[in-house]
Context: one part of a larger RNA
RNA sequence: CUGGGCGUAAAGAGCGUGUAGGCGGUUUGACAAGUCAGAUGUGAAAGCCCCGAGCUCAACCCGGGAAGUGCAUUUGAAACUGUCUCACUAGAGUAUGGGAGAGGAGAUUGGAAUUCCUGGUGUAGAGGUGAAAUUCGUAGAUAUCAGGAGGAACACCCGUGGCGAAGGCGAUUCUCUGGACCAAUACUGACGCUGAGACGCGAAAGCGUGGGGAGCAAACAGGAUUAGAUACCCUGGUAGUCCACGCCGUAAACGAUGAGAACUAGGUGUAGUGGGUAUUGACCCCUGCUGUGCCGAAGUUAACGCAUUAAGUUCUCCGCCUGGGGAGUACGGCCGCAAGGCUAAAACUC
Numbered sequence: 001c002u003g004g005g006c007g008u009a010a011a012g013a014g015c016g017u018g019u020a021g022g023c024g025g026u027u028u029g030a031c032a033a034g035u036c037a038g039a040u041g042u043g044a045a046a047g048c049c050c051c052g053a054g055c056u057c058a059a060c061c062c063g064g065g066a067a068g069u070g071c072a073u074u075u076g077a078a079a080c081u082g083u084c085u086c087a088c089u090a091g092a093g094u095a096u097g098g099g100a101g102a103g104g105a106g107a108u109u110g111g112a113a114u115u116c117c118u119g120g121u122g123u124a125g126a127g128g129u130g131a132a133a134u135u136c137g138u139a140g141a142u143a144u145c146a147g148g149a150g151g152a153a154c155a156c157c158c159g160u161g162g163c164g165a166a167g168g169c170g171a172u173u174c175u176c177u178g179g180a181c182c183a184a185u186a187c188u189g190a191c192g193c194u195g196a197g198a199c200g201c202g203a204a205a206g207c208g209u210g211g212g213g214a215g216c217a218a219a220c221a222g223g224a225u226u227a228g229a230u231a232c233c234c235u236g237g238u239a240g241u242c243c244a245c246g247c248c249g250u251a252a253a254c255g256a257u258g259a260g261a262a263c264u265a266g267g268u269g270u271a272g273u274g275g276g277u278a279u280u281g282a283c284c285c286c287u288g289c290u291g292u293g294c295c296g297a298a299g300u301u302a303a304c305g306c307a308u309u310a311a312g313u314u315c316u317c318c319g320c321c322u323g324g325g326g327a328g329u330a331c332g333g334c335c336g337c338a339a340g341g342c343u344a345a346a347a348c349u350c
Stems, first nucleotide, its partner, number of pairs: 004321003007304002012318001014201004021194003025088002029084003033081002035077008049065004054060001091191001092188004096183003103177005109171001110154001115149007125136002162169002206247006215241002220236004258317006266295011299306002323350003332343004
C1' cells in the first nucleotide's frame, strides 16, 4: 500500500455557501495522452531457477542458458477513460400560473395575568409548610372595588401539525425579504454531485459599552430540617434573564444515523397541492407528486432493532476511528477583552 469499520461497542465535523481536487447522462466524428498488442535496444557481474562439469560426496566452485514483472524507441488497435468536435433531453436550471407555512428582519397595536403606586370599603390577621419559623400587618396588611405606572411573556387555537441548512421559529396588523411544493406548457442544453483549505450562520451561559428591570432567580442573607446540612423546603435577594451594538463559538448542537444518486413487498394515519368519479353544492370514493408518523415482507444486524424518510442492494465525494487510564491534558502555534476555544502529544501505568 491493500485489507476492516463509524445508530447503541472507538468513530458522521453543530449547520450551510463554496475554491482547488475527485467523480460525472445519451450521441457523431477526430486524436491517440491513459489502455492493449507486436518488434528492436537496454535491463553489469555475482545471486535466485534450469542444464552440464570439478574437488572421493556435499557445502563450495566452474561453464552455458533462462528469467529479469522495468525503461526507451518504434509499428499498430480504437472498445473504455481522456482531449477536441457535431448533436440530444431523461440530470440540473429558467420563464408562466397557483395555493400552504410559528422561515427571516423592522415597525405597530392588543387583551389576560403578576408586581408596584393612589383612592374607597373593611378589620386582625396574612403568608408559608410535612409541621414551623424567618417575613408582612393596628403607622391599617391579607381580602375586595375603582384608577394609574411599568416590564416581560403571548392562554385557548396547538395537532408524532407546519416552516427553516442547522441553531431554532407560536398574540395582532403593516412593510421589506429567503426557500420549498403543485400544475401545465415553452426554453437553455450536462450548465451536475461532493467538497481539503476558506468564508458565513450558530441554543443557553458568559464578556464589553449604553439602556431597561414587572416576574423569576445563580451568588448572598436569614428561617427550618439534620448528628452535621456550605443542600433538598421556606422568607428575602444581586448579577442575569429583556433591548441596541460588538464579542464568545461551545451543547446529550441527537435521528447519538454526512451529502448526492439509482434500485428493492405492502398496510394504515396526517399536511400541502393536482387529476378522475360523484353531487345543486360541500363531503364520500379512486388515483398522482411532495413532506411527515406508525406497523410490517425480503434483506440486514452481535443483539436491540432498521426496513422506499434503510441501519437493505450498489456507485461518487468528504469527515472520522484503531485497547483502558494519563488526556481532549501538557508544550508550541492560531483565535479571544477575559472566561476560554481550536489543533494536539509523551513518559508512566493496567